[in-house]
RNA sequence: ACAGAUCAUUAGACGAUCGCUUGCUCUUGGAGUAAGAGGAAAGUCCGGGCAGCAUAGGAAUAUGACAGUUGCUAACGGCGACCGGGAGUAAUCCUAGGGAAAGUGCCACAGAAACUAAACCGCCACAAUGUGGUAAGGGUGAAACGAGUGGGGUAAGAGCCCACAGCUGCUCAUGGUGACAUGGGCAGGGGGUAAACCCUGUCAGCUGCAAGGGGUCUACGUCUGUCUUCUAGGCAGUGGUGUUCCGCCAGUAGGCCAAUAAUCCGCUUGAUCGUGUAGGUAACUACAUGACUAGAUAGAUGAUCGUCCACGACAGAACCCGGCUUACCGAUGAUGUGUCCUU
RNA sequence: GCCGACGUAGCUCAGUGGCCAGAGCGGCUGUUUUGUAAACAGCGGGUCGUGGGUUCAACUCCCUCCGUCGGCUCCA
Numbered sequence: 001a002c003a004g005a006u007c008a009u010u011a012g013a014c015g016a017u018c019g020c021u022u023g024c025u026c027u028u029g030g031a032g033u034a035a036g037a038g039g040a041a042a043g044u045c046c047g048g049g050c051a052g053c054a055u056a057g058g059a060a061u062a063u064g065a066c067a068g069u070u071g072c073u074a075a076c077g078g079c080g081a082c083c084g085g086g087a088g089u090a091a092u093c094c095u096a097g098g099g100a101a102a103g104u105g106c107c108a109c110a111g112a113a114a115c116u117a118a119a120c121c122g123c124c125a126c127a128a129u130g131u132g133g134u135a136a137g138g139g140u141g142a143a144a145c146g147a148g149u150g151g152g153g154u155a156a157g158a159g160c161c162c163a164c165a166g167c168u169g170c171u172c173a174u175g176g177u178g179a180c181a182u183g184g185g186c187a188g189g190g191g192g193u194a195a196a197c198c199c200u201g202u203c204a205g206c207u208g209c210a211a212g213g214g215g216u217c218u219a220c221g222u223c224u225g226u227c228u229u230c231u232a233g234g235c236a237g238u239g240g241u242g243u244u245c246c247g248c249c250a251g252u253a254g255g256c257c258a259a260u261a262a263u264c265c266g267c268u269u270g271a272u273c274g275u276g277u278a279g280g281u282a283a284c285u286a287c288a289u290g291a292c293u294a295g296a297u298a299g300a301u302g303a304u305c306g307u308c309c310a311c312g313a314c315a316g317a318a319c320c321c322g323g324c325u326u327a328c329c330g331a332u333g334a335u336g337u338g339u340c341c342u343u
Numbered sequence: 344g345c346c347g348a349c350g351u352a353g354c355u356c357a358g359u360g361g362c363c364a365g366a367g368c369g370g371c372u373g374u375u376u377u378g379u380a381a382a383c384a385g386c387g388g389g390u391c392g393u394g395g396g397u398u399c400a401a402c403u404c405c406c407u408c409c410g411u412c413g414g415c416u417c418c419a
Stems, first nucleotide, its partner, number of pairs: 001339003005335006012308007020036007038314001042325002045323005050208004057246004063204005068082005083097001084095004098199002103197002105193003115146001120138002122134005148164005167188009212265002214257007223237006239249003272291008309312001344415007353368004361399001370386005392408001394406003
């Protein structure tokens, strides 16, 4: 210098004028002042908070989701680190990664045969257009019985036998919290598919802010039947708990006050954000300190003008958070890697 | 805002993971007719919404995105 990788930041700036939403103050015609979209506010794909359901507690079943190990977290199907596998010269990236040696199903077409094997061509033997042996070789196919090389062996062949290498399972030693790695010993001959049914383990009640929510007073009631020692309790039965068993399970009507507006609360101070220190490889956590940063309900956050530049992308809250996924003109910074050149 | 369903030819819909993805209506051409309709014969038309993944193989199974449609509010 070129190429490539990872991570982070930013998302036009400044000024003037006219408007909009909310809070506060002064005043009631209004004026002043402060604040006013995002990294994804999006998709609504997961997880929680919060709220309601006459209870959602235990066991079983069904259904759904997830699946290496170990940490983080309020929780997660998320994130970090590591292990195994794959791609790349490398930095680095990808990985739905339990079980096919519990059972069942499927493997089209082609092909002799698609999984307890089997003889189409080939090879060999014989009593020969046939019969028998043979899975080394050919051909078909995504896949052909599933352990490669060399030697022995045989009529021809074959893990049929041997040596070496490799695979799977069990076991021992060492290292590691662990997945696992390395080495030794023994045994074995196993097709693929679980984003097919299924098995194992873990988790999950349902509905979502269009959830939901007044104050006070009075009256009646506490599912039905039966029994007792009757303000209470026992037994039996029915109903609910969107499958079953145990367990558990109570409100209704009227008056007054407030409200007739899509009005008030829920509504924005929160697992919040910034900075620093400490612990940890990291995700993250603890402590100190500082900040308050939209809250609408037809829905505000805009328009015009001027100057400058790199000429401005994707896009706009609607209860709130943590993630994931997707969209995005560019610009900047940091840290690794490879190749070439120069010194 | 929240919840749910669907997407296959121009339209309406079928489609066990496997044979070139089909049917009806519509369209085009021809026959018939003086001409049209009807009838008969034939033909064309598909990014199975998009992009990935699993599998030997995907309209079908899984994930993501895009589009369309439907339902849901309190007066205590």
Predicted 3D model of RNase P RNA and transfer RNA as a complex of 419 nucleotides. It holds a member of the Rfam family "Bacterial RNase P class A". Rfam classes the family as a ribozyme.